A computed fold for a 104-nucleotide RNA from a mouse gut metagenome, annotated as FMN riboswitch aptamer (RFN element). It matches the Rfam family "FMN riboswitch aptamer (RFN element)". Rfam describes the family as follows. The RFN element is a highly conserved domain that is found frequently in the 5'-untranslated regions of prokaryotic mRNAs that encode for flavin mononucleotide (FMN) biosynthesis and transport proteins. The coordinates come from a structure-prediction model, not an experiment, and the mean pLDDT is 85. The RNAcentral record of the sequence draws on MGnify.
[in-house]
RNA sequence: CUUCGGGGUAAUGUGCAAUUCAUAACCGGCAGUGAUAGUCUGCGAGCCUUUUCGGCUGAACUGGUGCAAUUCCAGUACCGACGGUAAAGUCCGGAUGAGAGAAG
Numbered sequence: 001c002u003u004c005g006g007g008g009u010a011a012u013g014u015g016c017a018a019u020u021c022a023u024a025a026c027c028g029g030c031a032g033u034g035a036u037a038g039u040c041u042g043c044g045a046g047c048c049u050u051u052u053c054g055g056c057u058g059a060a061c062u063g064g065u066g067c068a069a070u071u072c073c074a075g076u077a078c079c080g081a082c083g084g085u086a087a088a089g090u091c092c093g094g095a096u097g098a099g100a101g102a103a104g
Base pairs, nucleotide, nucleotide: 001104002103003102004101011023012022013021025090026089027080028079029043030042031041032040038078039077046056047055048054060076061075062074063073064072082093083092084091
């Protein structure tokens, strides 16, 4: 310098109206870690700010195997920015943006 770089409401119900409510369904960025991680450590994104520095920032346990796993297997849980709109992790929008980082 170039390229790449986030996934997800099936079905049913109520209602004038909901992918937003109810029953339920589905999803999981990047690097690290003796062994593969949404829930460990750090970072990005997001929010605040004097827009620089800086600050804030979600969630997991139990059992099993193994030399070694909060990462695998089994079980049962939990979490998810802002604005819009019938109340949104999943729709629309800022965003043909930004970006940890990866490859060449």